A computed fold for a 1660-nucleotide part of an RNA from Mucilaginibacter sp. PPCGB 2223, annotated as large-subunit ribosomal RNA, half A. The sequence was found in a public genome assembly. The source organism's lineage runs through Bacteria, Bacteroidota, Sphingobacteriales, Sphingobacteriaceae and Mucilaginibacter. Its mean pLDDT, the model's own confidence on a scale to 100, is 80.

[in-house]
Context: one part of a larger RNA
């Protein structure tokens, strides 16, 4: 380590529960809201963070009604109260009721801020307390908020149409306006049809029908039928009257117009008008009474006893009550133990049938002359829209536009128009119930869910948390009956945590608590493991170890056999193709329809059935009515029609469709449609709405840019010119000007890359007066903005931003699709397709029913049809090779022409010979096909229900393609693989063998095999190979005296072959040629002849040529076979690829290699045997028998098991259910189950039913816990070390001393922004990248003081906003005047001292501002109007100059001299002071400033003001520094130094001495003088405050101004951090983040180095 058992940790599954939820019924309510709502902020308690209730009367007041002992909410606890003189609680009615919010006095960034007017308190001023002061509108009244229902207005898209544009989604989401409890429509200018009906609206039928429709997808009435419910009315007008105003008049009047009062309201026409009649009848609506009804409530029957047990209600026993046996709770199942139930009582504040009083609303008859009966209306024309009607033969209705009537003898409809006939009478209005739907109340119900479910939420959740926002959104339940929640001891630094003890029925029920699975992590025992190669199983199995009398069992398992996970997707997958880190719980074919079809079961039958509805009942899925309506009982035609037939047709023909066969109602189950329609899952489309705190760009207002350098124009001198012009020094300071810091940027490299950072750090680097940077306010929004333009930005999103919603868009496309068993069992193919990975039809599977001269399939035989292979071509077509003959033709020749000749030239046709062919055939098979016969066998075959499949692949055999290349690619026949497992080929989807129902440690083969590995022959017997060839991939052309075998030929005892010995010569150096050529460069031939056993006019070698050596050939010598040539076997070379690595290895050689012959074995899931099983036939009454079958993927069919709930019967349980761990038996399986332990309270079994019904996988979804791993990393490399402290522990805390860093900061200050982080005490769990005694961490307690700083009470800028207007379907958009809004104006305070924590805020001390009252002097005052004024760019120069700073001398403390004293030196440190008040100098300023005075038409009236024109005087106006006061600051500082504390080093500081010493001087420069000055050109904010002047109006006053003195002075903010540990970056983040201050040496400097003060070592 490993398996196994134990025993625990981690976890929180399970199961048992339920306070929460869902879905519904039945009632009531359907609204709150200016008397201030909904919703919310603050804020209320003895103690009080949160929730609850409350409103300054504040967990509450008051009545009154119930009730009757305890109470002061969740919520325990102390403390302290309260009620029997009735508390807390319950119901009804009141009172209070802070601020915001429609929010309303003005304004605002909600919950703040800031008025004015009336009363009344009060010396003024001011305050306080009540109350009014919004906007529309004549008035009453509206405004705002609400979940769905309803009505208008305005209106998409995805999608569907397998593309897509009419169409469809849909008048749907959505937006916006408006009403009510319902809305809306409604009493016919209807509707039908020769009959009728009689307002609207709902529900059922009519019907998926008329119809519409790219006649596509797909949309769809209506009338009538039978429910529910039921209801009708008012004006306008003629005519009358009145009154008002016009206009006329003969003054009587009349006309017109407007009001009001009578009157009157319809279509078989009514009504004015005329005449008659009659006095009926009692609507709405007040008021009174009042049965009923109705809150909190009130009355409610019956039980003991035993034993078990913690504890009775189960459990024996014995009893009762019931108009109550619903329910729930009590220590376990309760009619009688408690709340309650049945039943019955009960009033108040409400409703309120009914009656009665007022009250008067509606009604008659007949005549018709004359008069009334809704106008820019009906109606046409054009152009849309609604309806079933998409323009169409289109009617009705709305109705933009353009035109326009009639007047009862009218008019309008009845689907173009017309006639005729009918219905009805517009152009004005109300109208209940039948119906929608549920933010809320009661009071039920559920075969609904149990905590990953059920709402998103059982728990303090629309919260925590994310987001600028719009919005988006969780996790999280359970001690016990009862806190009885462990007193006490002990370990330990402990209030940690843990043993004990203790309660308790249990503490492994201990607050992390029921139950307590699994990953996972751990301890112990038993085996078992260090020579071993391993999808780890599985088959044998030794030994060991438990247990048992034993028989066995249980755990281990040495060693040996076989033996490449799972799932998807494929032809095919251990595959190195996908998916899974593991474990647990969730996770997908479901539901709804009067819909289609089909099967089955039932009911009824030529018929079957009811639907809304009504009625009964406690109630129920119950029963009854209810016959409208709907399928069949007849068809057939376009139709009219006719009918067992009809259509066509000239037909009595033929030939279509019928006619024989029961249907229909419900329930199930298979399938189809429409709905998201098995789940998940896009890019994208639309629509509403949020986003300029990021970034573009713009618009206001403010801000910043060390220091250096260069030296434009201009200007001035002087030379120059006739004057210009030029030149020259000076001066001067331009510049998208040059160098570099702040500041912006981002050149190039590295480094980072699970980073320090979601873009940065380091070095180097561009620009830095400019088209610059920058900060505070604003505008610009989605097909929109912005862009010096890169599709760049538009909050870490951009070729179309983010959020909701249409929404479950679609998704011919991926994945994923979950218990068992049994029967059958594919396909990967035609055709056709905007189709090719998809889909229809067919083809092959399957369930189920048919019936029949048995139709199918096989073998034999027998008979056809054909044109394949083959063969053939003097047998066609069409190619073709050699020869012959040669028609014709070319080319030469030929005296011009022709004849004619020649031709190694082309070449028909013909002959001979050879010889091609898928699209040649005189020819011509096997095989298949088709009949017939005959044997076998059992399929075929039609109807109907449900599929799938339509990617193939592989091998042989014929072909096409193509290289007779592919493991290519397309047919065709067969086989297998797919979807097929065993045996063999070493290992392999197809190659050989064979087709797995199951179990045997039987048995015989096939293929293949028999030396070991390994089961079987070292088996027999003849050969062959020598290459380890071969022993199972393939191997060539050529080559080679390998070796065996054949067959043919030559030579040989008359001596072959081979070896040795010896000869190999003569003519001649043949001839030629040549420079030479002699056998041997070459070329010629009668290569000849002689001698000879033989010896080429020479087979090589060789020379310049010759010489030489040698072959051929001949003798000798040897003594037996020696050669050639063909063909066959087996070896060889040829032979090159990356580990030894291509025998499976050892290894094998007369073989264990080959070739033959033979025997024997071995060898599978085959086939046998032995048992058993299914499933089908068949017999059989059953039981069983026989026979036969049972490989299997998509995929049919069948039969079951397990889960949850219900219903009936029934069982079991504290003597211990479920669930949890083991485990025994059983069953083919899914599974079932005895027993044991845990647990503690519910379980279940049969027979039915209904389902949220079964997981390994979807990169699934949540959670938990592993791996990696005790690995990387702990975030700047400015840096720490020593002593000491207190503590349980110290490298980090705290003091001390060294050391180091930073010092245009890493310091002081301050906006923003953040919101308590600040101080002090206490703690260390968690945070802090380590420790921690520390801390910006917990917990307590405490702190922020203003008339002057800063912000309102003041101003206005951009912009917002908005009285008046203007415009727009609505919401609304713009807008003048006002108002709001700072980053700008305008505005009054300084020193010093004090706290742990605040100070220009307190205190001292010195000052200033407004206001108000008084006093006293003066005196034309007054404004929202009218002047002025405020009032403004950019550079660049120069001067004044305080302060800091630096030098100097001086003075003052204090130290320093190695020893000892003096002088003198010298060293540190200090030597200092404000607002404010007086004073008015440098200096500015000159077309200035002031004053008088003349005219003036301007300045909305006015004016003495201003303006604008003169004149006149007069120097002024402004202004820093500096003096003086302020000022004895008794401060700072120094020096001594009690107590007391002490780690002895110090802390501490009462207290006493001293202003003690320059108000020197030089250098120097920032504000400051300044609104200054100079030059420039792009030419550079509004108001208010301030001054001044009138107007109205008042003038003895009021009011103004000056002086003194009293008073009085509101709200907000202030703590800390603020270049960062506190702000924006998810962090205690190397990054960002506007202003001020910024000290010394060196230096041009804010650069650079070191330093001061001050800060700091970065948290391992």
């Nucleotide at each position: 380590g490993g398996u196994a058992c134990a025993c625990g940790g981690g976890g929180g599954a399970u199961g048992c529960c339920u306070u929460g939820g869902c879905u519904c019924u039945c009632a009531g309510a359907g609204g709150c809201g200016a008397u201030g709502a909904a919703g919310g902020a603050c804020g209320u308690g003895a103690u009080a963070a949160g929730c609850u209730g409350c409103g300054a009367u504040a967990a509450g007041c008051u009545g009154c009604g119930g009730g009757g002992a305890u109470c002061a909410g969740c919520a325990a606890a102390u403390a302290u109260g309260a009620a029997u003189u009735g508390a807390u609680c319950c119901g009804c009615a009141g009172a209070u009721u802070u601020c915001c919010g429609a929010a309303u006095g003005g304004g605002g960034a909600a919950a703040c801020c800031u008025a004015a007017c009336u009363a009344u308190u009060u010396g003024a001023a001011g305050a306080a307390u009540a109350g009014u002061u919004g906007c529309a509108u004549a008035a009453a009244u509206g405004c705002g908020c609400g979940a769905a229902c309803c009505u208008g207005c305005u209106g998409a898209a995805c999608u569907g149409a397998a593309a897509c544009a009419u169409c469809u989604a849909a008048g749907u989401a959505a937006g916006c306006a408006g009403a009510g409890g319902a809305a809306g429509a409604g009493a016919a200018a209807a509707c039908a049809a020769c009959a009728g009906u009689g307002a609207u609206u709902u529900c059922c039928a009519g019907a998926g029908u008329a119809g519409u429709g790219g006649c596509g997808a797909g949309c769809g009435a209506a009338a009538u039928g039978g429910a529910a419910g039921c209801a009708g009315c008012c004006c306008a007008a003629a005519c009358c009257g009145g009154u008002u105003a016009u206009g006329u008049u003969a003054c009587g009047g009349c006309a017109u117009a407007g009001c009001c009062g009578g009157g009157g309201u319809u279509a078989u026409a009514g009504g004015a008008c005329c005449a008659c009649a009659a006095c009926a009848u009692g609507a709405a609506u007040a008021c009174u009474a009042a049965a009923a009804u109705g809150a909190a409530a009130c009355u409610g029957a019956a039980c003991g006893g035993g034993g078990u047990g913690g504890g009775a209600a189960a459990c024996c026993c014995g009893g009762c009550c019931a108009u109550a046996g619903a329910g729930c709770a009590u220590g376990a199942g309760a009619g009688c133990u408690g709340c309650g139930u049945a039943a019955g009582u009960g009033u108040a504040a409400g409703u309120a049938a009914u009656a009665g009083u007022a009250g008067g609303a509606u009604a008659g008859u007949g005549g018709u002359a004359u008069c009334c009966u809704g106008a820019g209306u009906a109606c046409c024309g054009c152009g849309a829209g609604g309806u079933c009607g998409g323009a169409g033969a289109c009617g009705c209705c709305u109705u933009g536009u353009g035109g326009g009537a009639a007047u009862u003898u009218g008019c309008c409809g009845g689907c173009a128009c017309c006639a005729u006939c009918c219905g009805g009478u517009a152009a004005g209005g109300c109208u209940a119930a039948a119906u929608a739907c549920u933010c809320c109340u009661g009071a039920g119900a559920g075969a609904c869910c149990g905590a990953u479910a059920g709402u998103g939420a059982a728990c303090c959740a629309g919260u925590a948390c994310c987001g600028u926002g719009a919005g988006g959104g969780a996790a999280a339940g359970g001690u016990g009956a009862a806190a009885a929640g462990a007193a006490c001891c002990c370990c330990g630094a402990a209030c940690a945590g843990g043993g004990g003890a203790g309660u308790g029925a249990a503490a492994u029920a201990g607050a992390a608590c029921c139950u307590g699975a699994a990953a996972c992590c751990g301890u112990g025992u038993a085996c078992u493991u260090a020579c071993a190669a391993g999808c780890g199983g599985u088959c044998g199995g030794a030994g060991c170890g438990g247990u048992g009398a034993a028989a066995g069992c249980c755990g281990u398992g040495a060693c040996g056999g076989c033996g490449u996970g799972c799932c998807u997707u494929u032809u095919g997958c251990a595959u190195a193709a996908u998916g899974a880190g593991c474990c647990u719980a969730c996770g997908a074919g479901u539901u709804a329809c009067u819909c289609c079809u089909c099967a089955c079961u039932g009911g009824c039958a030529a018929g079957g059935u009811u639907a809304a509805g009504u009625g009964a009942u406690u109630a129920a899925g119950u029963c009854a009515c209810g016959c409208a309506g709907c399928c069949g009982a007849a068809g057939c035609g376009a139709a009219a029609g006719c009918g067992a037939g009809u259509c066509u047709g000239a037909a009595c023909a033929g030939g279509g469709c019928g006619u024989g066969c029961a249907g229909u109602c419900a329930g199930u189950g298979g399938g189809g449609g429409u709905a998201g329609a098995c789940g998940c899952g896009a890019a994208a489309c639309c629509u509403u709405g949020u986003g300029a705190u990021c970034u573009a760009c713009c618009c206001a207002u403010g801000g910043a840019c060390a220091g250096g350098u260069u030296g434009a124009a201009g200007g001035u001198g002087c030379c120059g010119u006739a004057a210009c012009a030029g030149g020259u020094a000076c001066u001067g300071g331009a510049g998208g000007a040059c160098c570099g810091a702040a500041c912006c940027g981002a050149u190039a490299a590295a480094c980072g890359u699970u980073g320090a950072a979601a873009a940065g750090u380091u070095u180097c680097c561009g620009g830095a007066u400019g088209a610059u940077c920058u900060g505070u306010g604003g505008g610009u929004a989605g097909g929109g903005g912005u862009g010096a333009a890169a599709g760049g930005c538009u909050a870490a999103u951009c070729a179309a931003a983010c959020u909701g919603g249409g929404a479950a868009a679609u998704a011919g496309c991926u994945c994923g699709u979950a218990c068992u068993c049994c029967c059958c069992g594919a396909a990967a193919u035609g055709u056709u397709u905007u189709u090719a990975g998809g889909a229809a039809c067919a083809g092959c599977c399957u369930g189920g029913c048919g019936g029949u001269u048995g139709a199918g399939u096989u073998a034999u035989a027998u008979a056809g049809a054909g044109g394949u292979a083959g063969a053939g071509c003097u047998a066609c077509u069409a190619a073709u090779u050699g020869g012959g003959u040669g028609c014709g033709g070319g080319g030469g020749a030929g005296u011009c022409a022709a004849a004619u000749c020649c031709u190694a030239c082309c070449a028909a046709a013909u002959c001979c010979a050879g010889a091609u062919a898928a699209a040649c055939u005189c020819c011509g098979a096997a095989u298949g096909c088709u009949a017939u016969a005959u044997a076998a066998u059992a399929u075929a075959c039609g109807c109907u229900g449900g599929a799938g499949u339509g990617a193939g692949g592989c091998u042989u055999u014929g072909g096409g393609u193509g290289c007779u290349a592919a493991g290519g690619u397309c047919c065709a026949a067969g086989g297998c693989c797919g979807a097929g497992a065993g045996g063999g080929a070493a290992a392999g989807a197809a190659c050989c063998c064979a087709g797995a129902c199951c179990a045997u440690c039987a048995g015989c083969u096939a293929a293949g095999g028999u030396c070991c590995c390994u089961a079987a022959a070292u088996u027999a017997c003849c050969g062959c190979u020598a290459a380890g060839u071969u022993g199972a991939a393939c191997u060539a052309a050529c080559g080679a005296g390998g070796u065996c075998c054949g067959a043919u030929u030559g030579c040989a005892c008359a001596g072959a072959c081979a070896g040795c010995u010896a000869g190999g010569a003569u003519g001649u150096u043949g001839g030629c040629u040549u420079g030479g050529a002699a056998g041997c460069a070459g070329c010629c031939a009668u290569u000849c002849a002689u001698u000879u056993a033989a010896a080429g006019a020479g087979u090589g070698c060789g020379u310049a040529a010759c010489a030489g050596c040698u072959c051929a050939c001949u003798a000798g010598u040897c003594g037996a076979g020696c050669g050639a040539u063909c063909g066959g076997g087996c070896a060889u070379g040829g032979a090159u690829a990356a580990u030894a690595a291509a025998c499976g290895g050892g290894c094998a050689u007369c073989a264990a290699g080959u070739g033959g012959u033979a025997u024997a074995c071995c060898g599978a899931a085959g086939c046998u045997a032995u048992g058993g099983a299914u499933u089908g036939c068949a017999u059989g009454u059953a039981a069983a028998u026989g026979c036969a079958c049972u490989g299997g993927u998509a995929g049919g069919g069948g039969a079951g098991c397990a889960u949850u709930c219900u219903a009936c019967a029934g069982g079991g349980g504290g003597c211990g259910a479920a669930g949890c761990a083991g485990a025994u038996a059983c069953g083919u399986a899914a599974g079932u189950u005895a027993c044991u332990g845990u647990g503690g309270a519910c379980c279940u079994u049969g027979u039915a039913g209904a389902a949220a019904a079964g997981c390994a996988a979807a990169u699934g979804u949540a959670g938990g816990c592993a791996u990696a791993a005790g690995u990387a990393a702990c975030g700047a490399u400015a840096a720490g070390g020593c002593g000491g402290g207190a503590g349980a522990g110290a490298a980090a805390c705290c003091c001390g001393c060294c050391c180091a860093c930073c010092g245009a900061a890493a310091g002081a200050c301050u906006a923003a922004g953040g919101u308590u982080u600040c101080c002090u005490g206490a703690u260390c769990a968690a945070c802090g990248c380590u420790a921690a005694u520390c801390g910006g961490a917990u917990c307590a307690g405490g702190g922020u003081u203003a008339g002057u700083c800063g912000g309102g009470g003041c101003c206005u800028a951009a912009g917002g906003u908005g009285a008046a207007g203007c415009c727009g379907a609505a919401u609304g958009g713009c807008g003048u005047a006002g108002c709001c809004g700072a980053u700008g104006g305008a505005c009054a305070a300084c020193u010093g001292g004090u706290u742990a924590a605040u100070a220009u805020u307190c205190c001292a001390g010195u000052a200033c501002g407004u206001u108000u009252u008084a006093u006293a002097a003066c005196u034309g005052c007054g404004a929202u109007g009218c002047a002025g004024u405020g009032a403004c760019g950019g550079a660049g120069u120069a001067g004044u100059g305080a302060a800091a700073c630096u030098g100097a001398c001086g003075c003052g403390a204090u130290c320093u001299g190695a020893c000892g004293g003096a002088a003198u030196a010298g060293a540190u440190c200090g030597u200092u002071a404000a607002a404010g008040g007086c004073c008015g100098u440098a200096g500015g300023u000159a077309u200035a400033u002031a004053g008088u005075u003349u005219g003036u038409a301007g300045u909305u009236a006015a004016g003495u003001a201003c303006g604008c024109a003169g004149a006149c005087u007069a120097u002024g106006c402004u202004g820093a520094a500096a003096g003086c006061c302020g000022a004895u600051a008794g401060u700072a500082c120094u020096c001594g130094g009690a107590a007391c504390c002490u780690u002895c080093g110090g802390g501490g500081g009462a207290u006493g001495g001293g202003a003690u010493a320059g108000u020197u001087c030089a250098g120097g420069u920032a504000a400051u003088c300044a609104g200054a000055c100079u030059u420039c050109c792009a030419a550079g904010a509004a108001a208010a405050c301030c001054u001044g002047c009138u107007a109205a109006g008042c003038u003895u006053c009021a009011g103004g101004u000056u002086a003194u003195a009293a008073a009085a002075c509101c709200c907000c903010g202030u703590a800390c951090c603020g270049u960062a540990a506190a702000c924006c970056g998810a962090c205690a983040c190397a990054g960002g983040u506007a202003g001020u201050c910024g000290a010394g040496g060196a230096g041009a400097g804010a650069a650079u180095c070191c330093u001061a003060a001050g800060g700091u070592g970065c948290u391992c």